The part of an RNA shown here (large-subunit ribosomal RNA, domain II) has 683 nucleotides and comes from an Actinomycetota bacterium. The sequence was found in a public genome assembly.
Context: one part of a larger RNA
RNA sequence: GCCUGCGAGUUACGGUAUGUGGCGAGGUUAACCCGUUGAGGGGGAGCCGGAGCGAAAGCGAGUCUGAACAGGGCGUUCAGUCGCAUGCUGUAGACCCGAAGCCGAGUGAUCUAUCCAUGGUCAGGGUGAAGCGGGGGUAAGACCCCGUGGAGGCCCGAACACACGUCAGUUGAAAAUGGCGGUGAUGAACUGUGGAUAGGGGUGAAAGGCCAAACAAACUCGGCGAUAGCUGGUUCUCCUCGAAAUGCAUUUAGGUGCAGCGUCGUGCGUUCAGUACCGGAGGUAGAGCACUGGAUGGGUACGGGGUCCUACAAGAUUACCAACCCCAGCCAAACUCCGAAUGCCGGUACUCCAGAGCACGGCAGUGAGACCACGGGGGAUGAGCUUCGUUGGUCGAAAGGGAAACAGCCCAGAUCAUCAGCUAAGGCCCCUAAUUCAGGACUAAGUGGAAAACGAUGUGGGACCGCAAAGACAGCCAGGAGGUUGGCUUAGAAGCAGCCAUCCUUGAAAGAGUGCGUAACAGCUCACUGGUCGAGUGGUCCUGCGCGGACAAUUCAACGGGGCUCAAGUCCUGAGCCGAAGCUAUGGGUUCGUACGAAAGUACGAGCGGUAGAGGAGCGUCGAUGGUGCUGCGAAGCUGCGGGGUAACCCGGGGUGGAGCGCCAUCGAGUGAGAAUGCAGGC
Repeated sequence: GCCUGCGAGUUACGGUAUGUGGCGAGGUUAACCCGUUGAGGGGGAGCCGGAGCGAAAGCGAGUCUGAACAGGGCGUUCAGUCGCAUGCUGUAGACCCGAAGCCGAGUGAUCUAUCCAUGGUCAGGGUGAAGCGGGGGUAAGACCCCGUGGAGGCCCGAACACACGUCAGUUGAAAAUGGCGGUGAUGAACUGUGGAUAGGGGUGAAAGGCCAAACAAACUCGGCGAUAGCUGGUUCUCCUCGAAAUGCAUUUAGGUGCAGCGUCGUGCGUUCAGUACCGGAGGUAGAGCACUGGAUGGGUACGGGGUCCUACAAGAUUACCAACCCCAGCCAAACUCCGAAUGCCGGUACUCCAGAGCACGGCAGUGAGACCACGGGGGAUGAGCUUCGUUGGUCGAAAGGGAAACAGCCCAGAUCAUCAGCUAAGGCCCCUAAUUCAGGACUAAGUGGAAAACGAUGUGGGACCGCAAAGACAGCCAGGAGGUUGGCUUAGAAGCAGCCAUCCUUGAAAGAGUGCGUAACAGCUCACUGGUCGAGUGGUCCUGCGCGGACAAUUCAACGGGGCUCAAGUCCUGAGCCGAAGCUAUGGGUUCGUACGAAAGUACGAGCGGUAGAGGAGCGUCGAUGGUGCUGCGAAGCUGCGGGGUAACCCGGGGUGGAGCGCCAUCGAGUGAGAAUGCAGGC
């Protein structure tokens, strides 16, 4: 891992609701007794109901409050009760498995920690303390030398003890080892045997270490089925309906209570909803500046500052600040002189029969929501971000078609069958079902098929303003002068460093000079003018489609691909077609309603996606009672084959097997397995 078996809402006693049965203003016994195979009979104590109200005394169809014959509260109208069954609930382990832990009583020091008693072990080699002897030395010493001696948590190094490095091992040879090295090795050494200390306790040269291979409180059993607002699991079928992820509260936030939303029953019977009209309340969007504030420019100007003047007082002035007021133009969730659309409330009418609405009762689940669109807050007018909306949608709980793929987007809601038809979104060159369809225009960028500020003689459309046959624009030829080198400044400044002024003359025209240039001049050039040429040329604005801006990590990789250019791109107009589980057609099933019917049923109409969940109807297994059957001419079981039913399942027949087994009715359950890191066994 697979297979087989086992494996989870039970039981008792209360409560409550529904169904059903008995009796009924009543209903019913409990313990216990008699009796029995089973039954049955007795037993009225008690309980519930038949009257309530009040704290109570108490009164009573009333009563309490109260001064009240007031008002108000609760009653008076409505049948109960005892069984059985089912739903839910309470108390119990209460659907099943699961803690870490807590407490009690015990068992452990054959491992290990420390200690006690008694034993044992430490090859060999080295060093050479004290002391002692001899010699030297001294006044005597100290001291020195030689020898002897054999000290030491001394040295080297086996046994022994340890475990520092590395390699191997890591489903190991081994639940801690092996190889090669390493450290201690007369000591606080190592070790045998026996003994001591025990669980909030021991022991600890102290690491929370060790106390029998897992110790921040051992192990065993018990309390014990501890508790688990947590996780996991919870077993046959079909039919109808079908949620929630919100509000309030919570030692509450992943739990729970009440409400909301679902379902089932009973009652009411259009009350619901939509639309139209009529009548209302309102301060949002927008707008506005009349208030409250913010804020810009101008005018005027109180006041203030600066300057001048000044003994004081006063005055003058100012390109400073500036209240109020005026003009112009703005801003506001907590501003409003104004003010919608929607929405909301009430009334009337119409439409409408929908799993509309309302009330009471049984049973829930939900109370982590997600994205999209719209209106807001937070954030950075970020987030597949977050938080709101008595806004909507989808997913959740929804399959089908489209978006290449893609819960939340677009279309559309799957009862079943069909090798029939029509459409939706989206598509129609090929992959790939359907137009290489028709007409008009644009794009040249493969734009389409990713992006901004900004930039640009891209190109289409529109509007406007210049110049132009008295010759424009562009090119070419020629002129572009004189006073004058204007004045100043400067070493110089001559159109061209800078400052000031910017005139006059000639002329077709020519700046006291547009740029380059020189040290300064010179030189080139421009403005401006003539000629040549001979028809358009220059600018501004609006707009369609394009261009650049444009850089990422494994080839293409920013059309799904191929590939596409009067398109297979984009915009406009039109005709067709394809396209879904939508709609239609034909047949079947089922639910509800209506009509008919005694019923069975028939006809018609509307339905039949579905998680949590509610309700309904069934299948199968085991057993009991009654009935009825099968079976050695072959039961159950097992296994090929055939058939039936909407499903759970059922039936027939062959083989095998070799002795029991079905069906109907009713009743009762240890009643259905794929999941629980389920349990046991097998492989």